[in-house]
RNA sequence: GGGCGGUUAGCUCAGUUGGCUAGAGCAUCUGGUUUACAUCCAGAAGGUCGAUGGUUCGAGUCCAUUACCGCCCACCA
Repeated sequence: GGGCGGUUAGCUCAGUUGGCUAGAGCAUCUGGUUUACAUCCAGAAGGUCGAUGGUUCGAGUCCAUUACCGCCCACCA
């Protein structure tokens, strides 16, 4: 220098052909259960979907640029 994959909740990850309101598990908080803790049950909170711009009636999803992480190839030595 070239190619590919990834970036979505505190963590690990889903998200179909662009379609109406962005989700799961774990963790956290509240309540119940218990003498108490754990387990279990119910509920809640938590997100500008890496960033910026574009296309569209509508973008996590498509396009361009860019940042970071990983892998492969090439170059140099």
RNAcentral holds the sequence, with entries from ENA. The RNA shown here (transfer RNA) has 77 nucleotides and comes from a Lentisphaeria bacterium. Its mean pLDDT, the model's own confidence on a scale to 100, is 80. Its Rfam family is "tRNA". It is annotated as a transfer RNA.